[in-house]
RNA sequence: GCGGGCUUAGCUCAGUUGGAUAGAGCAUCUGGCUUCGAACCAGAGGGUCGGGGGUUCGAGUCCCUCAGCUCGCACCA
Repeated sequence: GCGGGCUUAGCUCAGUUGGAUAGAGCAUCUGGCUUCGAACCAGAGGGUCGGGGGUUCGAGUCCCUCAGCUCGCACCA
């Protein structure tokens, strides 16, 4: 340099043809239980989906661009 994949909650991930208030598990917090704690049970908070722009009535999802991570290929006196 060329090509592919990934980026969604603190962490690991789902979201399949564009559609109604963005989800799960773990973690955290509160309550129950317990002598206390762990485990278990119930509940709560936590996001604007990597940044920007575009298409559309409507975008996590499609298009462009930038950034980061990663894989392969090429180059390397």